[in-house]
Context: one part of a larger RNA
């Protein structure tokens, strides 16, 4: 821009893409078969490999804005307590998130038409013949079925709901302009989204982000003071202190106000 008034939702599915794999064990059954050795079809159950999708409860990884320990040095006048730098200084743990080495799920079942092939009936050709007419069975393959996208499918589909039929100009045309409606956008707070855009949530009739409060969770027992010890240090106060993303709550702060676009329908 189109989809023939303008919107907001919900959809149909022409069409397109994806998936499609294989093993082992076991029951049937040591049965059928076979002199024996050996050893099934058909059908049922279990468990895996690789592949694919999703997820983070568990197990791990990461986790340079979390906690602690510690070396050297500089600084805060000194002690103590802290801060900077040294690969995040080094080391031990670790929330969220992201992840696999983790967890769950999938290939199926079924239907239709067939291939090779196997048949039925059956003539030409008194027989025979699956074929000539006719009629069945038959594959991991084909068409469905399963998952995803999908009306620019210009063949532009459908359903529901909302807004209405304004004003001016004019060459009177499905014309031009203007203010609006439903609605949308800009703008702003953001993230389940993301390169940008888009998408999604929210914008005071508000929990969208921050702050604050409280759980959770992590670290692992703060500082100060007291006690014991010459001291290093230990113990008590005290599952302490501190804490990023996670959960719940709370308008304290910021999403204010304004603005723009947007039908009049042969």
């Nucleotide at each position: 821009c189109g989809u023939u008034g303008g919107a907001g939702a919900u959809u149909u599915g022409a069409g397109a893409g994806g998936a499609g794999u294989c093993g082992u064990c076991u029951c049937u059954a040591g049965u059928a078969c076979g002199a024996g050795a050996g050893g099934a079809c058909c059908g049922g159950g279990a468990u895996g490999a690789a592949c694919a999708g999703a997820c983070c409860u568990c197990u791990g990884g990461u986790g340079u804005a979390u906690c602690a320990g510690u070396u050297g040095u500089c600084g805060u006048g000194c002690c103590a307590a802290c801060g900077g730098c040294a690969c995040u200084g080094c080391u031990g743990a670790c929330u969220a998130g992201c992840u696999a080495c983790g967890u769950c799920u999938g290939g199926a079942c079924g239907g239709g038409a067939u291939a090779a092939c196997c048949a039925c009936u059956g003539a030409a050709a008194g027989c025979a013949u699956c074929u000539a007419a006719g009629c069945g069975g038959g594959a991991a393959g084909c068409c469905c079925a399963c998952c995803u996208c999908a009306a620019g499918a210009u063949g532009a589909g459908a359903u529901c709901u909302c807004c209405c039929a304004c004003c001016c100009c004019u060459a009177u045309a499905a014309g031009g302009g203007g203010g609006u409606a439903a609605g949308g956008c800009u703008c702003c707070a953001g993230g389940u989204a993301g390169a940008c855009c888009a998408c999604c949530u929210g914008g005071u009739u508000g929990a969208u982000a921050g702050g604050c409060c409280g759980g959770a969770u992590g670290u692992g027992g703060a500082a100060g003071c007291g006690c014991a010890g010459u001291a290093a240090u230990g113990c008590g106060u005290g599952c302490a202190g501190c804490a990023g993303a996670g959960c719940g709550g709370u308008a304290c702060u910021a999403a204010u106000a304004c603005g723009c676009c947007g039908a009049g329908g042969g």

RNAcentral holds the full RNA, with entries from SILVA. This is a predicted structure of a 266-nucleotide part of an RNA (large-subunit ribosomal RNA, domain VI) from a metagenome. Its Rfam family is "Bacterial large subunit ribosomal RNA". Rfam links the family to the GO terms structural constituent of ribosome and ribosome.